[in-house]
RNA sequence: CUGACCGGACCAGAUGAUCGCCGGGUCGACCCAGUCGACCGGGAGGAAAGUCCGAACACCACAGGACAGGACGCUCCAUAACGUGGAGUCACGGUGACGUGAAGGAAAGUGCAACAGAGAGCAGACCGCCGGCAGCCCCUGGCUGUCGGUAAGGGUGAAACGGUGCGGUAAGAGCGCACCAGUUUUCCGGGUGACCGGAAAAGCUUGGUAAACCCCGUCCGGUGCAAGACCAAAUAGGGAAACGCUUGAGGGCGGUCCGUCCGAAGUUUCCGGGUAGGUUGCUUGAGGGGUACGGCAACGUACACCUUAGAUGAAUGAUCGUUGACCGGGUUUCGGGCAACCGGAUCCGGUAACAGAAUUCGGCUUACGGGCCGGUCAGGCCG
Numbered sequence: 001c002u003g004a005c006c007g008g009a010c011c012a013g014a015u016g017a018u019c020g021c022c023g024g025g026u027c028g029a030c031c032c033a034g035u036c037g038a039c040c041g042g043g044a045g046g047a048a049a050g051u052c053c054g055a056a057c058a059c060c061a062c063a064g065g066a067c068a069g070g071a072c073g074c075u076c077c078a079u080a081a082c083g084u085g086g087a088g089u090c091a092c093g094g095u096g097a098c099g100u101g102a103a104g105g106a107a108a109g110u111g112c113a114a115c116a117g118a119g120a121g122c123a124g125a126c127c128g129c130c131g132g133c134a135g136c137c138c139c140u141g142g143c144u145g146u147c148g149g150u151a152a153g154g155g156u157g158a159a160a161c162g163g164u165g166c167g168g169u170a171a172g173a174g175c176g177c178a179c180c181a182g183u184u185u186u187c188c189g190g191g192u193g194a195c196c197g198g199a200a201a202a203g204c205u206u207g208g209u210a211a212a213c214c215c216c217g218u219c220c221g222g223u224g225c226a227a228g229a230c231c232a233a234a235u236a237g238g239g240a241a242a243c244g245c246u247u248g249a250g251g252g253c254g255g256u257c258c259g260u261c262c263g264a265a266g267u268u269u270c271c272g273g274g275u276a277g278g279u280u281g282c283u284u285g286a287g288g289g290g291u292a293c294g295g296c297a298a299c300g301u302a303c304a305c306c307u308u309a310g311a312u313g314a315a316u317g318a319u320c321g322u323u324g325a326c327c328g329g330g331u332u333u334c335g336g337g338c339a340a341c342c343g344g345a346u347c348c349g350g351u352a353a354c355a356g357a358a359u360u361c362g363g364c365u366u367a368c369g370g371g372c373c374g375g376u377c378a379g380g381c382c383g
Base pairs, nucleotide, nucleotide: 001379002378003377004376005375006374007373008372010371011370013323014322015321016320017319018318019317021043022042024040025039026038027037028036029035030034045354049365050364052363053362054361055360056359057224058223059222060221069220070219071218072217073216074088075087076086077085078084089103090101091100092099093098104215105214109213110212111209112208126154127153128150129149130148131147132146133145134144135143136142137141162180163179164178165177166176167175181205182204183202184201185200186199187198188197189196190195228280229279230278231277238271239270240269241268242267243266250262251261252260253259287306288305290303291302292301293300294299325351326350327349328348329347330346331345332344334343335342336341
């Protein structure tokens, strides 16, 4: 210099003016549980998203146990908890930095495997090899047929029941032996552990698939702030009391009395539940950054400091100016270089994403234009 990999508890344009929106505080005015006005300070995210896990909190259910069902599944650690994270192990991919992994059990049982192939699971004779018998021929042999043996060789397949060699045999075969690979068992050493290194024995050689059933182990009650709590209209039900049922309750005629009209089994008052509506839950919390200490790390402990939206058909915006970043193009009495070109300055044009809190946290996943910082690897060149 080029091309890559990883991490970030990095940014998510800045600023001014004008006009607004949401919710607070202070002060003032008025017709004072309210309304209006002035001023002050606050107002989205790294994912607020998907609502996929785990919790807090709330209500409902609940003696205990079991079944069913679901989730998870290498180890140790972290954590309030987790299906999350950290550090490792193993396997696979990459020259490498590094990445990926639902990573228990197929030597409990059941099932499944297209096409090709003779045969797909305690397998299989299509070609081949070997032997017996029969026939024929050009007769130390060959050919054909038939009955057997055989998994060495060929061929098919993603996969064909360890590999190489020697012995052995009619030909062959872990049939026997040596070495190699694997498995199981036992032992030694290291590690908290997954596991790693090593030794011995046994011919033990057992195929794949469990995001197929299944088996083993661990965990799991349900519903979500539209949870829940409180206050509480109108109308229509419910309960009680009083009055009234023609000797007139009650209502209309502007308030009262008289009067008059309507009027018939109701009327009035109170209580209670619930609805609309309102208040609360509501944002101080497993909170944040800082320092010190412990730990490889995730994380933990201590100290002082900070307080950061709370809306509810749902605010957090719009316009204009200046300017920063990036991209493209132009210009150049500028700098470097032989040059190509690079850098600086300046002018013009363009780009700026994904997305929008709704009880609150911890995660995961997904979306996303551009930029910044740190670490690492490979290759090239120079010293």